[in-house]
RNA sequence: AAGUGUAGCUUAGUUAGGCAAAGCAUCGGUCUCCAAAACCGAAGAUCGAAGGUUCAAAUCCUUCCACUUC
Repeated sequence: AAGUGUAGCUUAGUUAGGCAAAGCAUCGGUCUCCAAAACCGAAGAUCGAAGGUUCAAAUCCUUCCACUUC
C1' cells in the first nucleotide's frame, strides 16, 4: 500500500441502502432388522468492534481490531 472479515465450516448478498440466504454439518421425522443413502421438517449469525449519515445500514462515511499478500 492492497485485499479479506456474514450460521459450527465453505460462501452468496455490497454494483443499485429496503424482510439476512444457499450448500455441507447438527437435531427431529419417514424409510430400514439395524445403519447408510434418499426424502420431509426444524434450529442456528443483531453481518470483526465502536461511532456517524438516513425513515431505514451487512451495504455509504470515519476510527480501530484481526488475518493474508506486496
The RNA shown here (transfer RNA) has 70 nucleotides and comes from uncultured Peptoniphilus sp. Rfam family: tRNA. By type it is a transfer RNA. The prediction has a mean pLDDT of 83. NCBI's taxonomy places the organism under Bacteria, Bacillota, Tissierellales, Peptoniphilaceae, Peptoniphilus.